RNA sequence: UAACAAUAAUAGCAAGCUUGGACGAAAGUCAAGGACGCAAAACUAUGGGCCUUCCGGUAUAACUGAUGACAGCCAGGCCACCGAA
Numbered sequence: 001u002a003a004c005a006a007u008a009a010u011a012g013c014a015a016g017c018u019u020g021g022a023c024g025a026a027a028g029u030c031a032a033g034g035a036c037g038c039a040a041a042a043c044u045a046u047g048g049g050c051c052u053u054c055c056g057g058u059a060u061a062a063c064u065g066a067u068g069a070c071a072g073c074c075a076g077g078c079c080a081c082c083g084a085a
Stems, first nucleotide, its partner, number of pairs: 004083001012038002017033003021030003036072001043077002046075003049070001051068001055065004
């Protein structure tokens, strides 16, 4: 340096759920509580995928289309702590 990575140490993150909360049309996000898990569960919507439809279109009890959203779905990009085997 690269890979790997623990019944080690030190730190970190925080699903579901809850709320006389905030934002949003919604999906969802944020805050607080909490603890299922995580060695990238840090960052990034580039590709695939998933969710939503204020609005547009049409085939109009509906269907369809991201410019909205998800990084804790997969891949890619990028940066990084500790160091036993």
This is a predicted structure of an 85-nucleotide RNA (c-di-GMP-I riboswitch aptamer) from Desulfosporosinus acidiphilus. Taxonomically the source falls in Desulfosporosinus (Bacteria, Bacillota, Clostridia, Desulfitobacteriaceae). The prediction has a mean pLDDT of 86. The sequence is in RNAcentral, with records from Ribocentre. It matches the Rfam family "c-di-GMP-I riboswitch aptamer". Rfam describes the family as follows. GEMM was predicted in a large-scale screen for bacterial structured RNA regulatory elements.